The RNA shown here (small-subunit ribosomal RNA) has 1384 nucleotides and comes from an uncultured bacterium. The prediction has a mean pLDDT of 84. It matches the Rfam family "Bacterial small subunit ribosomal RNA". Rfam links the family to the GO terms ribosome and structural constituent of ribosome. RNAcentral holds the sequence, with entries from ENA.

RNA sequence: AGAGUUUGAUCCUGGCUCAGGAUGAACGCUAGCGGCAGGCUUAACACAUGCAAGUCGAGGGGCAGCAUGUCGGAACCUUCGGGUUCUGAUGAUGGCGACCGGCGCAAGGGUGCGUAACGCGUGAGCAACUUGCCCGUUUCUGGGGAAUAACCGUUGGAAACGACGACUAAUACCCCAUGGUAUCAUUAGGAGGCAUCUUUUGAUGAUUAAAGAAAUUCGGAGACGGAUAGGCUCGCGUCCCAUUAGGUAGUUGGUGAGGUAACGGCCCACCAAGCCGACGAUGGGUAGCCGACCUGAGAGGGUGAUCGGCCACAUUGGAACUGAGAGACGGUCCAGACUCCUACGGGAGGCAGCAGUGGGGAAUAUUGGGCAAUGGAGGGAACUCUGACCCAGCAAUGCCGCGUGAGUGAAGAAGGUUUUCGGAUUGUAAAGCUCUUUAAGUGGGGACGAAGAAAGUGACUGUACCCACAGAAUAAGCAUCGGCUAACUACGUGCCAGCAGCCGCGGUAAUACGUAGGAUGCAAGCGUUAUCCGGAAUGACUGGGCGUAAAGGGUGCGUAGGCGGUUUAUCAAGUUGGUAGCGUAAUUCCAUGGCUCAACCGUGGAACUACUACCAAAACUGGUAGGCUUGAGUGCGGCAGGGGUAUGUGGAAUUCCUAGUGUAGCGGUGGAAUGCGUAGAUAUUAGGAGGAACACCAGAGGCGAAAGCGACAUACUGGGCCGUAACUGACGCUGAGGCACGAAAGCGUGGGGAGCAAACAGGAUUAGAUACCCUGGUAGUCCACGCCGUAAACGAUGAAUACUAGAUGUAGGAGGUAUCGACUCCUUCUGUGUCGCAGCAAACGCAAUAAGUAUUCCGCCUGGGGAGUACGGCCGCAAGGCUGAAACUCAAAGGAAUUGACGGGGGCCCGCACAAGCGGAGGAACAUGUGGUUUAAUUCGAUGAUACGCGAGGAACCUUACCCGGGCUUAAAUUGCAGGGGACAGCUCAAGAGAUUGAGCCUUCUUCGGACUCCUGUGAAGGUGCUGCAUGGUUGUCGUCAGCUCGUGCCGUGAGGUGUCGGCUUAAGUGCCAUAACGAGCGCAACCCUUGCCAAUAGUUACUAACAGGUCAUGCUGAGGACUCUAAUGGGACUGCCAUCGUAAGAUGUGAGGAAGGUGGGGAUGACGUCAAAUCAGCCCGGCCCUUACGUCCGGGGCUACACACGUGUUACAAUGGGAGGUACAGAAGGCCGCUACCCGGCGACGGGAUGCCAAUCCCCAAAACCUCUCUCAGUUCGGAUUGGAGUCUGCAACCCGACUCCAUGAAGCUGGAUUCGCUAGUAAUCGCGCAUCAGCCACGGCGCGGUGAAUACGUUCCCGGGCCUUGCACACACCGCCCGUCA
Repeated sequence: AGAGUUUGAUCCUGGCUCAGGAUGAACGCUAGCGGCAGGCUUAACACAUGCAAGUCGAGGGGCAGCAUGUCGGAACCUUCGGGUUCUGAUGAUGGCGACCGGCGCAAGGGUGCGUAACGCGUGAGCAACUUGCCCGUUUCUGGGGAAUAACCGUUGGAAACGACGACUAAUACCCCAUGGUAUCAUUAGGAGGCAUCUUUUGAUGAUUAAAGAAAUUCGGAGACGGAUAGGCUCGCGUCCCAUUAGGUAGUUGGUGAGGUAACGGCCCACCAAGCCGACGAUGGGUAGCCGACCUGAGAGGGUGAUCGGCCACAUUGGAACUGAGAGACGGUCCAGACUCCUACGGGAGGCAGCAGUGGGGAAUAUUGGGCAAUGGAGGGAACUCUGACCCAGCAAUGCCGCGUGAGUGAAGAAGGUUUUCGGAUUGUAAAGCUCUUUAAGUGGGGACGAAGAAAGUGACUGUACCCACAGAAUAAGCAUCGGCUAACUACGUGCCAGCAGCCGCGGUAAUACGUAGGAUGCAAGCGUUAUCCGGAAUGACUGGGCGUAAAGGGUGCGUAGGCGGUUUAUCAAGUUGGUAGCGUAAUUCCAUGGCUCAACCGUGGAACUACUACCAAAACUGGUAGGCUUGAGUGCGGCAGGGGUAUGUGGAAUUCCUAGUGUAGCGGUGGAAUGCGUAGAUAUUAGGAGGAACACCAGAGGCGAAAGCGACAUACUGGGCCGUAACUGACGCUGAGGCACGAAAGCGUGGGGAGCAAACAGGAUUAGAUACCCUGGUAGUCCACGCCGUAAACGAUGAAUACUAGAUGUAGGAGGUAUCGACUCCUUCUGUGUCGCAGCAAACGCAAUAAGUAUUCCGCCUGGGGAGUACGGCCGCAAGGCUGAAACUCAAAGGAAUUGACGGGGGCCCGCACAAGCGGAGGAACAUGUGGUUUAAUUCGAUGAUACGCGAGGAACCUUACCCGGGCUUAAAUUGCAGGGGACAGCUCAAGAGAUUGAGCCUUCUUCGGACUCCUGUGAAGGUGCUGCAUGGUUGUCGUCAGCUCGUGCCGUGAGGUGUCGGCUUAAGUGCCAUAACGAGCGCAACCCUUGCCAAUAGUUACUAACAGGUCAUGCUGAGGACUCUAAUGGGACUGCCAUCGUAAGAUGUGAGGAAGGUGGGGAUGACGUCAAAUCAGCCCGGCCCUUACGUCCGGGGCUACACACGUGUUACAAUGGGAGGUACAGAAGGCCGCUACCCGGCGACGGGAUGCCAAUCCCCAAAACCUCUCUCAGUUCGGAUUGGAGUCUGCAACCCGACUCCAUGAAGCUGGAUUCGCUAGUAAUCGCGCAUCAGCCACGGCGCGGUGAAUACGUUCCCGGGCCUUGCACACACCGCCCGUCA
């Protein structure tokens, strides 16, 4: 000293929470010793038992009891002297129960009920008082008398306790005397003070005293003084509530009397009507107050245990007596409640004394020892009493101290934990070795505390302390370990169990739960809970705020109050300095000393900030007195204005009425309808009625305190500004309460009512439409009077004064300059705007009209919700307004700004996105995939776009993961080690569905090390089991969209911005220009492949122009290297040229040239990232799970099921066609378990032969097109599903479940609803060909190839998607968001 928590991130505001200290504590776990301290905070609840106040015989009468003496009696013993025991008498002695008397019992000790008070604290006062015992001074102490208790007798009662009679004493009581400086009355002087007064010197009169005992001391009385202790009064201070605002009749005062120690309405009689109160009376709630204690840097805040001071109380309430002192804790009386005794008639009691009991409670101790010390009462003293006190006991309750060992010791032991299996850690820790003995234990010794002559006296206590002895021996726990906050791993658990002070952890890899290991922090304690302060500047005096976060009253006038210009003099209240008093002690701090240290204790000092008194100063504030003029006001001269009130006047327009003209519609809307109109509307003309509002002027303009004010005129009236400087002379500012004003709506009474228009009605809209729109329409709007008193009454900004750069509008004045004059220009005052510096601010912004710098006064705020609600009060006719909580609940609520995402916001731009076109899908049948259903199983995955002819580029067995059944268990496969064996494999036969089993035949190699193989054991296995939300890798999509970032600099408190924005341009963040940015990276483009043109090079299997040969014919052959082609290299295109536009980049052109023109076409190439997107079943891999099975082998079945739904395709519905015949032209692939020419057979699938080719050589090879014929609009010569029959081929095997062929059969379907898909040129459409997989094939799929070959694009309003800029936002899981209400 700060930290956590609002957000995607930021700054701020703001609350919540934590780290610290403390406690009379309690609870949990644990526990060795000692010192010191503290120990019912709750029931002022009830109390058994014991003790806590007595003492004095030197006051007295006495003698119950004890002892002694004396005198008797009896018994026993006897040394005969006597002794012992029992018993009686004797106050004679020591003493003494009870009694009279004295002093004490009013202290000490306890508690905190009551009390908000002169109760307490502090400081004063008493000229208004008392004071036993104690001290000092002084005087006196003479004489007498009458009783009474005890005791005795009688007697009542259960008891407690009495009653009566008789006797007696005193330091008990009474009377007389004496008497003063006592008291009172009268009176004569002096002095002083503070108003009443006080004091002093005299005189006269009246009244009041005494006690002895003892034998030299203690007493008694009067007076005065002191000390101590009290009583009373006053100033100041002393909790919360104003949702307590009025209280008070002995109340306030006076006079008189009473009463008291004393003042006083303290009490009483009479008189007066006062007294207290927003400076908080009265009422209610709570509470003993203080020194101090805790905390805090301090100021403060909290507390009032122990110790000390004061107060109050003693079962509850009341009362007096005695006394120096009491309205009396262990006294009395009365009343109440409760408890106890009782013979029922009556009695007794009071632990908030010390122990102790019950009860209450989370919780608080022994029915202990002693008067040795200190202190107290009595006494002359000895002494007695003392639960005050001194000690001990109990409990870690706290503070302090000590110990539980020290040194050495690496094989870094064992064990534990963990592990990547190598290790790491526990850890020098242990063991081992060498030492020590504090504390505890045992034994021996042994204090101080005891005091001013000596002696005696110790509860604690055989304690502290000292010595000896033995042995590491007897002695460590608790909490925590996600962040805050020091300390991390494993296992278990699986939003369960649980944790949590706040944020928050836990849904299968939890450092946050539980356990373990380890670590960290404290330590005889450690944690938790509770409470207080701190942190919290989060109530801000020190030390906060109010434009938008909570917070300026709607506005003015003004009372109290607060604050206040300049100058002179004076006072000294505030202020400052000094001196003195008081501020108890303890506490705190400093120094020092004593217990071994410390805690603790002693001594000294400082401090105790306050208050009181006196002295001094006079600057400032204040008071008083006197001036001044600049603040303020008045006068005078001008000026502007929708300022206000009242009365009157005016024109335009709407509506209505009357009349005319005129005819079919009008009106209204996005579009309509309701409505009005042939009974004549709307329109139009003329006249009339009535109400309301005042176009243009008009402006960021004017006026007003605000609300507000707009035609014109008149009357009355408020304020402002400018100029002047005649007058007053601080008269000022603010303003709690108070008073007044106060939009709209609303209320009351009476008018008025044209238009508009809540409610209401109808028509529309809509899923609905109690709305938005339309047609009507009543309150109301208007006037007068009276209420209401609120608004986003806003500049969300209180009023006043002063100061602090400028620039520029505008309104009203004044002065100057200029001019003939109006303008112009300059200066100045007032108002109203914009921009802007400094400064301020969290930022936004404010900025002379401050949100700047200062001063004064008022109002208001203190987390969000509950709530401006409830209750109470006040106001109101009502509606309602003003004032204004709490319980409970949350950890946020909020402000400003940032980046994104989003918007049925805006701007710009792009894309087969729309539009313009062409062809499809959606309807049919079939194929295929999916959902669903079914099933023993129909294995699994993929699910909007981005799943659904997808993984699968080939499910009859196999595949295969699924189901049923039969087998195996080191295993189907791979491999290490150890031991044993010599085969294993193959062939044949048998059983079996097969796996497999059995039998037979055959049977090793070797360099001797072994190799190969089988069996047994062991270590590894195996798993298409789970988790794609633990991962790698790969992939889809946004999207081939133009974006995504960085370095340095600059701006911003910061998140962040700038760059990347702006203008133009581009397919493009492509480029140019501009520019606090300058550069760079990943993307774009280019580089790569292919295709289109050319060149040179090279020519075989390709080619054939020229030459030659040859054939029915053919590059067939020689040959050629020209062409085509092949395949390697290079060129070519760059807006390069021209014209126009443009600064440039670039754009445009039937431009030129060119094979190609503006990226030539196509492909590959996919930025930062998004979707916890997909995949653990392609592969890899963490963790979990199975191990005679979730592994593995085999047979069969299933993945091909089928009321249904969807996706993707194929074939069609026909004449641009079908059928038949004829005749052409490709490219790219592939081929030896192959492609196959050619021949033969078969209608055909195909079969039988045969040849070429391991391929630019041989083979496979087109269809649409074209020509001719036919069909003629029909379910057909369209269409081909389905079904029957017969076959072919592949294959161990075509039943479930193959393809193909032929014959026959000939279904639906006649162009397809809403909706929807693809495509911009060699594209769509259409036609065929090939390949992979593959024994075959469910391929109509996928991937390629060529042939034929279109239409359309005005354009970007709209739909979808995307990019950039901007704007709004309460979203950030980001609009599939957030969020409100109702219901469950």